[in-house]
RNA sequence: GGCGGUAUAGCUCAGCCUGGUAGAGCGACAGAUUCAUAACCUGUAGGUCCCGUGUUCAAAUCACGGUACCGCCA
Numbered sequence: 001g002g003c004g005g006u007a008u009a010g011c012u013c014a015g016c017c018u019g020g021u022a023g024a025g026c027g028a029c030a031g032a033u034u035c036a037u038a039a040c041c042u043g044u045a046g047g048u049c050c051c052g053u054g055u056u057c058a059a060a061u062c063a064c065g066g067u068a069c070c071g072c073c074a
Base pairs, nucleotide, nucleotide: 001073002072003071004070005069006068007067010026011025012024013023020057028044029043030042031041050066051065052064053063054062
């Protein structure tokens, strides 16, 4: 230098192909339970969907450009 993959909650990831309320598990916090703790149960908070531009009534999702990381080739 060329090609491909990945980027979404504190962590691990789904959702993207087929545009229409941003989700799950774990973790955190609160409650309930217990003599108490853990476990189990209930609830709450937590997001610039990597960045920018464009298309669209509407973009995590489509198009273009860029950044970071991983892999292959040279």